[in-house]
Molecule: transfer RNA
Organism: Candidatus Liptonbacteria bacterium
């Protein structure tokens, strides 16, 4: 230095251009003498900057991280 991918919640991972969801963790309640485990409940994100559209996690260009390949 070329080139493919990937970037969503503390973690692991959904989401045909049309209300951003799920498990698992933390909190908070119920249950127990007590823990544990179980149920309830709330909280909590689309890497940044532009563009296409009525609408963008989605498309498209660029930054910025990662991870792999060639060299």
């Nucleotide at each position: 230095g070329c080139c493919a991918c990937c970037c969503u919640a503390g973690c692991u991972c959904a989401a045909u251009g049309g209300c951003a969801g799920a498990g698992c963790a933390a909190u908070g309640c119920u249950u127990u003498c007590g823990u544990a485990a179980a149920g309830c409940a709330a909280a909590g994100a689309u890497u940044c900057g532009g563009g296409u559209u009525c609408g963008a996690u989605u498309c498209c260009c660029g930054g910025g991280g990662g991870u792999g390949g060639c060299u």